[in-house]
Predicted 3D model of a 716-nucleotide part of an RNA (large-subunit ribosomal RNA, domain II) from a Pseudomonadota bacterium. The RNAcentral record of the full RNA draws on ENA. Its Rfam family is "Bacterial large subunit ribosomal RNA".
Context: one part of a larger RNA
RNA sequence: GCCGGCGAGUUGCUGUCGGUGGCGAGGUUAAUCCCGUUAAUCACGGGAGGAGCCGUAGCGAAAGCGAGUCUGAAUAGGGCGUAUAGUCGCCGGCAGCAGACCCGAGGCCGGGCGAUCUACCCAUGGACAGGGCGAGGCCCCCCUUUUGGGGGCUCAGGCCCGAACCCGUUGGUGCUGCAAUACCAUGGGAUGAGCUGUGGGUAGGGGUGAAAUGCCAAUCGAGCCCGGAUCUAGCUGGUUCUCCGCGAAAUGCAUUUAGGUGCAGCCUCGGAUGGUCGACUACGCAGGUAGAGCACUGGAGGGGGUAAGUUCGACGCCUCGAACCCAACCCAACCAAACUCCGAAUGGCGUAGCCAAAAGUCCGGGAGUGGGGUUGCGGGAUUUGCGACUCCGCAACCGAGAGGGGAACAACCCAGAUCGCCAGCUAAGGUCCCAAAGUGCGAGCUAAGUGUUUGCAAAGGUGUGGGAAGGCAUUGACGACCGGGAUGUAGGCUUAGAAGCAGCCAUCAUCUAAGGAGUGCGUAAUAGCUCACCGGUGGAGCCAACCUGCGCCGAAAAUUAACGGGGCUAAGCUCGCCACCGAAGCUGUGGGGUUAGCUUCAGCUGAAUAAAUCUUGUAUUGCAAAAGCUGAUAGCUAACCGGUAGCGGAGCGUUCCCUGUGGGUUGAAGUUCGAGCGUAAGCUCGGGUGGACUGCAGGGAAGUGAGAAUGCCGGC
Numbered sequence: 001g002c003c004g005g006c007g008a009g010u011u012g013c014u015g016u017c018g019g020u021g022g023c024g025a026g027g028u029u030a031a032u033c034c035c036g037u038u039a040a041u042c043a044c045g046g047g048a049g050g051a052g053c054c055g056u057a058g059c060g061a062a063a064g065c066g067a068g069u070c071u072g073a074a075u076a077g078g079g080c081g082u083a084u085a086g087u088c089g090c091c092g093g094c095a096g097c098a099g100a101c102c103c104g105a106g107g108c109c110g111g112g113c114g115a116u117c118u119a120c121c122c123a124u125g126g127a128c129a130g131g132g133c134g135a136g137g138c139c140c141c142c143c144u145u146u147u148g149g150g151g152g153c154u155c156a157g158g159c160c161c162g163a164a165c166c167c168g169u170u171g172g173u174g175c176u177g178c179a180a181u182a183c184c185a186u187g188g189g190a191u192g193a194g195c196u197g198u199g200g201g202u203a204g205g206g207g208u209g210a211a212a213u214g215c216c217a218a219u220c221g222a223g224c225c226c227g228g229a230u231c232u233a234g235c236u237g238g239u240u241c242u243c244c245g246c247g248a249a250a251u252g253c254a255u256u257u258a259g260g261u262g263c264a265g266c267c268u269c270g271g272a273u274g275g276u277c278g279a280c281u282a283c284g285c286a287g288g289u290a291g292a293g294c295a296c297u298g299g300a301g302g303g304g305g306u307a308a309g310u311u312c313g314a315c316g317c318c319u320c321g322a323a324c325c326c327a328a329c330c331c332a333a334c335c336a337a338a339c340u341c342c343g344a345a346u347g348g349c350g351u352a353g354c355c356a357a358a359a360g361u362c363c364g365g366g367a368g369u370g371g372g373g374u375u376g377c378g379g380g381a382u383u384u385g386c387g388a389c390u391c392c393g394c395a396a397c398c399g400a401g402a403g404g405g406g407a408a409c410a411a412c413c414c415a416g417a418u419c420g421c422c423a424g425c426u427a428a429g430g431u432c433c434c435a436a437a438g439u440g441c442g443a444g445c446u447a448a449g450u451g452u453u454u455g456c457a458a459a460g461g462u463g464u465g466g467g468a469a470g471g472c473a474u475u476g477a478c479g480a481c482c483g484g485g486a487u488g489u490a491g492g493c494u495u496a497g498a499a500g501c502a503g504c505c506a507u508c509a510u511c512u513a514a515g516g517a518g519u520g521c522g523u524a525a526u527a528g529c530u531c532a533c534c535g536g537u538g539g540a541g542c543c544a545a546c547c548u549g550c551g552c553c554g555a556a557a558a559u560u561a562a563c564g565g566g567g568c569u570a571a572g573c574u575c576g577c578c579a580c581c582g583a584a585g586c587u588g589u590g591g592g593g594u595u596a597g598c599u600u601c602a603g604c605u606g607a608a609u610a611a612a613u614c615u616u617g618u619a620u621u622g623c624a625a626a627a628g629c630u631g632a633u634a635g636c637u638a639a640c641c642g643g644u645a646g647c648g649g650a651g652c653g654u655u656c657c658c659u660g661u662g663g664g665u666u667g668a669a670g671u672u673c674g675a676g677c678g679u680a681a682g683c684u685c686g687g688g689u690g691g692a693c694u695g696c697a698g699g700g701a702a703g704u705g706a707g708a709a710u711g712c713c714g715g716c
Stems, first nucleotide, its partner, number of pairs: 001716006011098013026054003032048005058065002068080004101238002104235001108228006119202008128192001130161003133157001136154002139152005165189003170185004204220001206216003213222001241651006251264005265369002267366007278355001280353006291342001292340002297336003302331003309324006372398009403414003418591004423587003429581003432566003438578001440577006451568002460552001463550005470543003480537005486510003491505003516531001520529002592641008601631005611621003614617001652705001654702010670689008
């Protein structure tokens, strides 16, 4: 890992709702006893047992009063009551108390077991090759006056080197190992605070510790075993057959609360109500948003501008004048969430009409949810800005939604899947090939592979199409070429110089076809070149701005790598038109289910009546309408049938029990292969195997359904 088996809402009591049954102003027994049954004193069946409990009256704290009572001064008002239905079983939903759906801690407490490992201690034993250094001491000899010096002998040491022994430094190997700590090489101690045998001691709220929270039996921030104990777990995981109907929430308030919970909201089931809900239309009402505006409150650039102010001048003083600046004020044009002279749409509330529908509301049973997310639109907070797993509001969608499109892609576009069909029409989106459908039609644009993508700026450019207005032009435009471009004069000033061309001021006149007191280059200043302007040559369009379509550049990132690819000059872009493809949408056709209505059928009520009969009674018999109720009997019609949490409904199957009824050695169950039936769980039949039990119907009871829990046990 696979396969098989096992594996999770149970049981008791109390309560509360619903269903069902008994009795009903009542209902009901409990313990216990008796009888039956039994192996039994258990259990079961029958009987007794009326204690007790619930109900039949409430109100008040109570005394108490009572269809009332309490409050109160009240014969007021108000609160709670009064117009009756309960109770006891059984079944089911839910709650509470219990282990309470199952598995899961880490821990806490109690009583024991451990020092054969290890820490320290006690007692008693053992072992430490060899070599080196040579303190001290003693003796001897020699030197020396003595202290002292030298030699020899002996010999100390947490001394040195280094085996055994003890340790475990560094590197490598090993890492399903040789090994739950080893191996190889290397290394430290090796007469000592050393190593070691045996016996003994200290125990968990503790011991021991040359101290590392180390060690106390492969376990140590508090050992192990058993018990309290199914501790607790607002946490994680898991929770087993089928079909049908409806179908959420991720919000508000509160919370030692924030991943939990309570109440409300939203879902479901039942009951009640009966036109309440909703859409549209009409009418009425509230409002200060969008927008707009500047009348208020403020802001704010420009122009004008008075007082005041500043400067300058005049003046004997009062004061006067000029310029600058500039509140107020004026003009034109603006800005505002906390400005408003104004002011929508939508939305909201109310009334009515109309449409359509059990949507609405109330009461009761059961929930789940209380981590949301995305997109569009309107905003807040934060931020330089962008952004954001930020915070509100409105809406849709995902969540819980499949299908088609978008290359792929929860929430973007289209569209809400009851089932079948080798039928049709469409939506979004598409129609050259991949790949279903136009190499469609008409008119333009683009030359950039722009584009075929949602998707890049400022800046720049005789790219090219369209538009509109204005100029110039055969009395010759624009461009080109040829020629002229002068004189007073080098204007005046300034300056070293200033001659058209550093700068300041002025910018006239003359001759002319025309020529600036000069457009640019140039010089130290002149000179020189050139322009404006004029003539000629030539002969047809030319000029500069503006609006607009498509393109160019601007344009650097990690795959070729943002056409899905091929590729395309349309198969690109714009406008118009026709056709076709295209989904689980719509249609056609056939089937299923749910709900409602109608029809039919059946039953009951209606029925304490009318009639008949003879047995004359609490008698029997059969016929019967409207209306109502019930029913899965069937048919018709209509609408509906995506779905997580969850609620409701109906079923299948397993084991055992009761009653009834079957099958089986002429072959049961199980098992295997095959066939068939049912919407599903499932069921049936035939063959093989197997070799003794087993089915069905009605009812009852549950150890009742497995794929997941790092599930448990076994097999491979």